Notes: A computed fold for a 76-nucleotide RNA from a Candidatus Omnitrophota bacterium, annotated as transfer RNA. The source organism's lineage runs through Bacteria, Pseudomonadati and Candidatus Omnitrophota. The coordinates come from a structure-prediction model, not an experiment, and the mean pLDDT is 80. The sequence was found in a public genome assembly. Its Rfam family is "tRNA". It is annotated as a transfer RNA. Rfam describes the family as follows. Transfer RNA (tRNA) molecules are approximately 80 nucleotides in length.
[in-house]
RNA sequence: GGGGUCGUGGUGUAGCCUGGUCUAACACGUCGCCCUGUCACGGCGAAGAUCGCGAGUUCAAAUCUCGUCGCCCCCG
Numbered sequence: 001g002g003g004g005u006c007g008u009g010g011u012g013u014a015g016c017c018u019g020g021u022c023u024a025a026c027a028c029g030u031c032g033c034c035c036u037g038u039c040a041c042g043g044c045g046a047a048g049a050u051c052g053c054g055a056g057u058u059c060a061a062a063u064c065u066c067g068u069c070g071c072c073c074c075c076g
Stems, first nucleotide, its partner, number of pairs: 001075004006070002010028004020059001030046005052068005
């Protein structure tokens, strides 16, 4: 230098190929309440990601297109 793959709450993933319904879902974690003599377990509830960044297409983009940044892998 060329190619591929991944990037989504604090952490790990799903959703993307096939754009839409109402909200970006699940598990763990965090916080509050209940339960308990206390803790843990269990039950109920809440907060937390505008989807790496920018632009484009579209009535509508996490999803399609282009550019760009970073991790990893392959080629030279």